[in-house]
RNA sequence: CAUUUUGUUCUCUAGGGUUCCGCAGCGCGGCUUGACGCUGGACUGGUCCGAGAGAGAACGCACAGGCUCAAGAGUCUGUGGACACGGAGGGAUAAAAGCCCGGGAGGA
Numbered sequence: 001c002a003u004u005u006u007g008u009u010c011u012c013u014a015g016g017g018u019u020c021c022g023c024a025g026c027g028c029g030g031c032u033u034g035a036c037g038c039u040g041g042a043c044u045g046g047u048c049c050g051a052g053a054g055a056g057a058a059c060g061c062a063c064a065g066g067c068u069c070a071a072g073a074g075u076c077u078g079u080g081g082a083c084a085c086g087g088a089g090g091g092a093u094a095a096a097a098g099c100c101c102g103g104g105a106g107g108a
Base pairs, nucleotide, nucleotide: 007059008058009057010056011055012054015049016048020046021045022043023040024039025038026037027036061080062079063078064077065076066075067074068073083103085106089101090100091099
């Protein structure tokens, strides 16, 4: 000094907070229940957000083979898809985060 490429989407998980629901407390009212308002995520939860370095699936991609086709090509099956330490700070949303900046800076 160089270290390129390393796909897209979806469903989940670790994790995350608090708009909404639920829960708890207080207030108002009340015989009681309910309704309403405020506070609480050092409230188990539901909705919600959610991984490059977590899981799975579909599509795409590469290779090989079969079939169709005059040819460009189409289709089916199989295989491959490795590796990956990582801040601080900032950003979005109600809010936070293993989200995004970011396989970034840096380290090895």